Background
Large-subunit ribosomal RNA, domain II from a marine sediment metagenome, 704 nucleotides, folded computationally. Its mean pLDDT, the model's own confidence on a scale to 100, is 84. The full RNA is in RNAcentral, with records from MGnify. Rfam family: Bacterial large subunit ribosomal RNA.
Context: one part of a larger RNA
RNA sequence: UCCAGGGAGUUAUUAUCUGUCGCAAGUUUAAUUCCGGCAUGAAAGUGCCGGGAGUAGGCGUAGAGAAAUCGAGUCCUAAUAGGGCGAACUUUAGCGGCAGGGAAUAGACUCGAAGCCAGUCGAUCUACCCAUGGCCAAGGUGAAGUCUCGAGAAAUCGAGAUGGAGGCCUGAACCGGUGUCUGUUGAAAAAGGCUCGGAUGAGCUGUGGGUCGGAGUGAAAGGCUAAUCAAGACUGGUGAUAGCUAGUUCUCCCCGAAAUGACUUUAGGGUCAGCCUCUAGUAAUAAGGCUUAGGACGGUAGAGCACAGGAUGGGCUAGGGUGGACUAUGUCCAUACCAACCCCAACCUAACUCCGAAUUUCUUAAGUUUCUAGCUAGGGAGUGAGACUAUGAGGGCUAAGCUUCAUAGUCGAGAGGGAAACAGCCCAGACCGCCAGUUAAGGUCCCUAAAAAUAGGCUAAGUGGAAAAGGAUGUGGAGUCACUAAAACAGCCGGGAUGUUGGCUUAGAGGCAGCCAUCAUUUAAAGAGUUCGUAAUAGAUCACCGGUCGAGUGAUUCUGCGCCGAAGAUGAUCGGGGCUCAAGCCUAUUACCGAAACUGCGGGUCUUUUGACAAUAACGUCAAAGGGCGGUAGGGGAGCAUUCUGUGGGUGAUGAAGGUUUGACGUGAGUCAGGCUGGAACGCACAGAAGAGAGCAUCCUGGA
Repeated sequence: UCCAGGGAGUUAUUAUCUGUCGCAAGUUUAAUUCCGGCAUGAAAGUGCCGGGAGUAGGCGUAGAGAAAUCGAGUCCUAAUAGGGCGAACUUUAGCGGCAGGGAAUAGACUCGAAGCCAGUCGAUCUACCCAUGGCCAAGGUGAAGUCUCGAGAAAUCGAGAUGGAGGCCUGAACCGGUGUCUGUUGAAAAAGGCUCGGAUGAGCUGUGGGUCGGAGUGAAAGGCUAAUCAAGACUGGUGAUAGCUAGUUCUCCCCGAAAUGACUUUAGGGUCAGCCUCUAGUAAUAAGGCUUAGGACGGUAGAGCACAGGAUGGGCUAGGGUGGACUAUGUCCAUACCAACCCCAACCUAACUCCGAAUUUCUUAAGUUUCUAGCUAGGGAGUGAGACUAUGAGGGCUAAGCUUCAUAGUCGAGAGGGAAACAGCCCAGACCGCCAGUUAAGGUCCCUAAAAAUAGGCUAAGUGGAAAAGGAUGUGGAGUCACUAAAACAGCCGGGAUGUUGGCUUAGAGGCAGCCAUCAUUUAAAGAGUUCGUAAUAGAUCACCGGUCGAGUGAUUCUGCGCCGAAGAUGAUCGGGGCUCAAGCCUAUUACCGAAACUGCGGGUCUUUUGACAAUAACGUCAAAGGGCGGUAGGGGAGCAUUCUGUGGGUGAUGAAGGUUUGACGUGAGUCAGGCUGGAACGCACAGAAGAGAGCAUCCUGGA
């Protein structure tokens, strides 16, 4: 991992709700006991089943009061006043049993902790201790002491020999475990190889003994106490508890959520409300929804500056600064300084408003009708992690697939078509069947269903098929202005002068470093000079004019489509091929394709209404017409199957159950029939009772 079998809402009591049965102003027995049957036992007895007795007690039929007590009333009170709770609406309904829903108390749907406590067993591992034994190749170093010799007055010192000390040195056994490699489903639940530390000591070791669970032992690491240790193992309390995770077994039909508010030692849990479901009731030209009309609430969008706050320019004067004068602790004058109030102009604001919508909301009326809910009471829930998109806002960076609200949609719980693929986008809400039709979004060259459609433009960038500020004689359209056959624009030929080298400045400044001025003359025209140039001149050139040529030229505004700006890590920004008067973009038009949408035909089911049949207490069967039938959590309804029991009636050696295979029937769970196998029991109908349905729980047991 697979297969088979096992495997999870049970039982008791209490109150409650629903259904049903019995009796009914009543209803019901409890303990106990009697009779009968069955089981067990030698018997006594005990247990179970059925029937009877048993009236204690419970609930109901009357309430009020703390109570005495009174009573259709009673209590408060002085009260016959008033009020509270009751009666009256009596055509009052309860009590008991059974079944079912949920609740409480119990293990309470099942499995699952880490843990807490008690008792018991452990020191054959290991820690430490006690007793008694054992072991440590070889080599090196050479302490004290002793002897001899020497020195010395002596104390003592030196030398040589001898000697053999040491938690001494090197290094086997032995003990250890430094580094690294291997091993890591190992050869091994801690090892192997190489390397390394100690190796006469606080050494290693055999045997026997001692100390233990909040306790031991510990040269101390929370180490060790039998592969287990921040409190051993085993058994018990024990089915500890688990607001947590996982799992929870047949079918069909109807409805169908929530991810919000308040509170919470609360935030992944709850309680109440909200939203779902079921039952009963309510109102019937009614309620809900929608539309229209009338009325009403309001301070948002916008706008505005009348208030509050902010903020700009100007005017006007107070006041201040600065400078000055004077008769000087003040007065006057000036001011290209600052500047309140006031005036003019133009602004900004969630917490500004002299103003002020649309929409929404409330209310009244009318209409519309079936478009479809509303309200009341009770039984049962789930939800209380939401997500994205659009719009209005706060936070953030007018960042986020960010975060917090509001309004709507979709997903959640929604399949189908489109967006290449793609919960939340676009279209559209799937009862079932059909080798029928029409459309939506989106599409129609090929992949790929349908137009290489039609008409008119644009684009040359593969733009289309990612992007900004900014840049550019790209190109189309619409304008405005200027020049132009009295000849423009561009090219070519010629002129481009004089006072004058203007004045100043300067070493110089002659059109052309800089400053000032920028006149006049001759002219067809020519600046006291546009650019280059010189030390300064010179020189080149331009403006301007003439000629030549012969038809448009220049500037600018708005706008369509394009261009550059444009750098990323495997080759890759149309889904691909490929596409250029398009298969791109814009405008218009006609066809077609395209979904589970809509229609057609057939069928099922729920519900409403009507009719028929049957006939009543209700139900029911059939037919027609109208409407519905996506669905998670969840509510409700109807069934299938398994085992056993009762009653009735059956099958089976001419072959039961079971197995296997084929066929048929049913919406389905399933059922029936035939063949083969098998070899002795087993269905059906109506009731009843449950150890009552398996694919998942790192589920359990067995097998492969």